Two RNAs folded together computationally: RNase P RNA and transfer RNA, 445 nucleotides in total. Rfam match: Bacterial RNase P class A. It is annotated as a ribozyme.
[in-house]
RNA sequence: UGAGUCGACCGGACGGUCGCGGAAGAUGUUCACUCUCUCGCAGGGCACACAUCUUCCGAGGAAAGUCCGGACUCCACAGGGCAGAGUUGCCGGGUAACCCCCGGUCAGGGUGACCUGCGGGAAAGUGCCACAGAAAACAAACCGCUCGCGUCUUGUGAACAAGACGCGAGCAAGGGUGAAAAGGUGCGGUAAGAGCGCACCAGGACAACAGGGAACUGUUGUCGCUUGGUAAACCCCAACUCGGAGCAAGACCAAACAGAGAGAGGGCGGCCCGCCCGUUGACCUCGGGUCGGUCGCAAGAGAACGGCGGCAACACCGUUCCCAGAUGGAUGACCGUCGUAACAGAAUCCGGCUUACAGGUCGACUCACCUU
RNA sequence: UCCGGGGUAGCUCAAUCGGCGGAGCAGGUGGCUGUUAACCACAAGGUUGCGAGUUCGAAUCUCGCCCCCGGAG
Numbered sequence: 001u002g003a004g005u006c007g008a009c010c011g012g013a014c015g016g017u018c019g020c021g022g023a024a025g026a027u028g029u030u031c032a033c034u035c036u037c038u039c040g041c042a043g044g045g046c047a048c049a050c051a052u053c054u055u056c057c058g059a060g061g062a063a064a065g066u067c068c069g070g071a072c073u074c075c076a077c078a079g080g081g082c083a084g085a086g087u088u089g090c091c092g093g094g095u096a097a098c099c100c101c102c103g104g105u106c107a108g109g110g111u112g113a114c115c116u117g118c119g120g121g122a123a124a125g126u127g128c129c130a131c132a133g134a135a136a137a138c139a140a141a142c143c144g145c146u147c148g149c150g151u152c153u154u155g156u157g158a159a160c161a162a163g164a165c166g167c168g169a170g171c172a173a174g175g176g177u178g179a180a181a182a183g184g185u186g187c188g189g190u191a192a193g194a195g196c197g198c199a200c201c202a203g204g205a206c207a208a209c210a211g212g213g214a215a216c217u218g219u220u221g222u223c224g225c226u227u228g229g230u231a232a233a234c235c236c237c238a239a240c241u242c243g244g245a246g247c248a249a250g251a252c253c254a255a256a257c258a259g260a261g262a263g264a265g266g267g268c269g270g271c272c273c274g275c276c277c278g279u280u281g282a283c284c285u286c287g288g289g290u291c292g293g294u295c296g297c298a299a300g301a302g303a304a305c306g307g308c309g310g311c312a313a314c315a316c317c318g319u320u321c322c323c324a325g326a327u328g329g330a331u332g333a334c335c336g337u338c339g340u341a342a343c344a345g346a347a348u349c350c351g352g353c354u355u356a357c358a359g360g361u362c363g364a365c366u367c368a369c370c371u372u
Numbered sequence: 373u374c375c376g377g378g379g380u381a382g383c384u385c386a387a388u389c390g391g392c393g394g395a396g397c398a399g400g401u402g403g404c405u406g407u408u409a410a411c412c413a414c415a416a417g418g419u420u421g422c423g424a425g426u427u428c429g430a431a432u433c434u435c436g437c438c439c440c441c442g443g444a445g
Base pairs, nucleotide, nucleotide: 001368002367003366004365005364006363007362008361009360010359012338013337014336015335016334017333018332020058021057022056023055024054025053026052027051028050029049033045034044035043036042060343064354065353067352068351069350070349071348072246073245074244075243084242085241086240087239088238089237090104091103092102093101094100105119106117107116108115109114120236121235125234126233127230128229129228142175143174144171145170146169147168148167149166150165151164152163153162154161155160183201184200185199186198187197188196202226203225204223205222206221207220208219209218210217211216250295251294252293253292259286260285261284265277266276267275268274302321303320304319305318306317307316309314373444374443375442376441377440378439379438382397383396384395385394391428400414401413402412403411421437422436423435424434425433
């Protein structure tokens, strides 16, 4: 310099003018309620509400998909075990928990940094392996190789030899099929052959030793042991979990109409007058809880910084901070400079995973070339 | 907020316990007919929604996404 791998972070900035949601405060209005009096629509206090003003706060790394795990709430439920169901599936650790995360191990890929993997058991059992092929799993035999017997032909007088055909037996080396064919190469051996025997190589099982906390790895020895694949087929094993619903969960307050009770007064603010309603049941009381409202609902498995333990995930300690809370649902519009900008917007809340994403910043590392 | 079903040719649907993805209609070409329809014959048409994985082999099995339809309070 070029190519690349991994991780962390930002994801419009600044200023001005208006606007929206929430919280707090100030001022004003003073109906209900209440206090005082000289009893008049006098004077005072004040909740709620409304209006105006001021201050502070106001979307995301994914708020998304709703795929996992919880918190929280209600309903159901005496306790324990077995069975059953479900989830997970190398080992160890982290966590409130997890199908998550970290570290290690094994297998595969890459020159490498690094990436990918639902990675227990096929020697407990069952099933499946199309087509092709002799055979797809207690092995089997189409072509083939070998031996024996019989018949025929040739050489021929015969024995015998060679060949062809048939029958019986042995073999699995070679050919051929297939994704996959029962270890590979060589020598011996044999009628022909074969781990049948031997040497080397590959794998497996068992044992010992060494490393490791474990998965696992390495070395040595023994056994000719060579026993196909598939469990993201049934299944077996181990660990874990165990009822149902989900914030439209749920809790509280509570109109109107209707209902029940009681029965003579009640309303126009108070007093006087007057008017109106009421025994065809008003006013009042009650229950249930509809319309509606309040809470749940924002201080938390919280954030930032520092210290400390750990390879890391993460844990512990200290200090500081309070950081959206709507209910037709707020977080925007315009202007100026820079820049021209993606995916996309909370609705009970957290921890993850997955998916979408213009552009930019930083750090660590690898390979190739060049220079010193 | 929470459930269920589905995606295969232009349309409607098949495809056994994983083994060569088919049918009807539509469209095309040819024939029949004076012509058209009907009828007869022939051929074409597929990323099995997408991407990974398991397997010798995937529409089918597993995982992750996308889209459509329906339902409950």
The coordinates come from a structure-prediction model, not an experiment, and the mean pLDDT is 77.